[in-house]
The RNA shown here (transfer RNA) has 82 nucleotides and comes from a Bdellovibrionia bacterium. The coordinates come from a structure-prediction model, not an experiment, and the mean pLDDT is 80.
RNA sequence: GCCCGCGUGGUGGAAUUGGCAGACACGCUAGACUUAGGAUCUAGUGCCGCAAGGCGUGGGGGUUCGACUCCCUCCGCGGGCA
Repeated sequence: GCCCGCGUGGUGGAAUUGGCAGACACGCUAGACUUAGGAUCUAGUGCCGCAAGGCGUGGGGGUUCGACUCCCUCCGCGGGCA
């Protein structure tokens, strides 16, 4: 230099004939239980906002009524060829 794959909450990881983003698990927070802790159980847990609502899938742009998903470009990581 060329080719291929990947990038989603704090972590792992779902969601594709384009149609509710974050299922599920871990972690964390609060409560119950306990003398206390652990384990277990219950509830909550992306961001902004009092709310209504808005924003959010590596960055930017495009297609579309609608994009994590398709297209272009850039960045990062991994692999292959030279």